Model confidence (mean pLDDT): 85 of 100.
Small-subunit ribosomal RNA, central domain from Epipogium roseum, 342 nucleotides, folded computationally.
The full RNA is in RNAcentral, with records from ENA and SILVA.
It matches the Rfam family "Bacterial small subunit ribosomal RNA".
NCBI's taxonomy places the organism under Eukaryota, Streptophytina, Euphyllophyta, Petrosaviidae, Epipogium.
[in-house]
Context: one part of a larger RNA
RNA sequence: UUGGGCGUAAAGCGUAUGUAGGUGGUUUUAAAAGUCCGAUGUAAAAUACUGAGGCUCAACCUAAGAUAAAGCAUCAGAAACUGUUAAGCUUGAGUUUGGUAGGGGCAGAGGGAAUUUCCUAUGUAGCGGUUAAAUGUGUAGAUAUAGGAAGGAACACCAAAAGCGAAAGCACUCUGCUGGGCUAAUACUGACACUGAGAUACGAAAGCUAGGGUAGCCAAUGGGAUUAGAUACCCCAGUAGUCUUAGCUGUAAACUCUGGAUACUAUGCAUGUAUUAGUGCAGUGCUAUAGCUAACGCGUUAAGUAUCCCGCCUGGGGAGUACGUUCGCAAGAAUGAAACUC
Numbered sequence: 001u002u003g004g005g006c007g008u009a010a011a012g013c014g015u016a017u018g019u020a021g022g023u024g025g026u027u028u029u030a031a032a033a034g035u036c037c038g039a040u041g042u043a044a045a046a047u048a049c050u051g052a053g054g055c056u057c058a059a060c061c062u063a064a065g066a067u068a069a070a071g072c073a074u075c076a077g078a079a080a081c082u083g084u085u086a087a088g089c090u091u092g093a094g095u096u097u098g099g100u101a102g103g104g105g106c107a108g109a110g111g112g113a114a115u116u117u118c119c120u121a122u123g124u125a126g127c128g129g130u131u132a133a134a135u136g137u138g139u140a141g142a143u144a145u146a147g148g149a150a151g152g153a154a155c156a157c158c159a160a161a162a163g164c165g166a167a168a169g170c171a172c173u174c175u176g177c178u179g180g181g182c183u184a185a186u187a188c189u190g191a192c193a194c195u196g197a198g199a200u201a202c203g204a205a206a207g208c209u210a211g212g213g214u215a216g217c218c219a220a221u222g223g224g225a226u227u228a229g230a231u232a233c234c235c236c237a238g239u240a241g242u243c244u245u246a247g248c249u250g251u252a253a254a255c256u257c258u259g260g261a262u263a264c265u266a267u268g269c270a271u272g273u274a275u276u277a278g279u280g281c282a283g284u285g286c287u288a289u290a291g292c293u294a295a296c297g298c299g300u301u302a303a304g305u306a307u308c309c310c311g312c313c314u315g316g317g318g319a320g321u322a323c324g325u326u327c328g329c330a331a332g333a334a335u336g337a338a339a340c341u342c
Base pairs, nucleotide, nucleotide: 004313005312006311007296008295012310014202015201016200017199021195022194023193025089026088027087028086030084033082034081035078036077038075039074040073041072042071049065050064052062053061054060092192093189094188095187096185097184098183099182100181104178105177106176107175108174109173110172111155116150117149118148119147120146121145122144126137127136163170164169207248208247209246210245211244212243216242217241221237222236223235224234259309260308261307262306263305264304268286269285270284271283272281273280274279291298292297315342316341317340324335325334326333327332
């Protein structure tokens, strides 16, 4: 390589859009490229096979025989399947119209609770913190209580086995703009589909660049404790950061550790929508049959039964390292070995 695999043993790209390519519903027609059938030619010798013979045997050598087989070329046919041609169809896919649910996205405006700081008033000796303390803070009047002001960040209850989004993710309220889904109807297009190497777009947190902002929290750092020590856990402070604007970075246990699409295969319960019911549809969950699995478990939301396409794996360590290349301001990211060793 073939084969076998990818929930947990190695292995599903973080997610989508989409080029090439691969694959592709249904009816008829034509031609005959693939396919099938027949004929002719070719398919050197050696080798291989069969029974003999020759070297003392054997390997080896010699002549003879049976041929056969793909494969290739030419000619004559078949027309089911694949491809091609022409004309259609409506179930796949899409469009239209009417409904419908939603923390989907972007922008703007508004709101209350709380923390902190400041001002005023009341008031007096502590407050705070811990296992216990201390650092800290307070007679220059703190903590506490009441009133007022400022500013930033986050939105209790509702709240859920719930919802939306491709994923990352999305929740105070209202408004504007906007994407997608689901559903009903018949009308339209008529295979326009699926997947998708490269490619492009999005992509938590942390981090980076330049402005702004900074209430709380808080890497680093300082101090107090603990301890044999304590570069920690605990306490008092506290800067980057956390927030925002414009860019960059492109990674996560980016997890359902489970790629996408289509079809089929018991039942029951919960929940949503249409609804009087029956029943249907789309999602989210729980049990569980057949089946599958090494087991655990999965089980119409499959890890079952099948088809198509992509990605990936091939003992552990060395190593996601080195070298090279591409990208990046950097941090680093992507690609990605070998020696050696067990």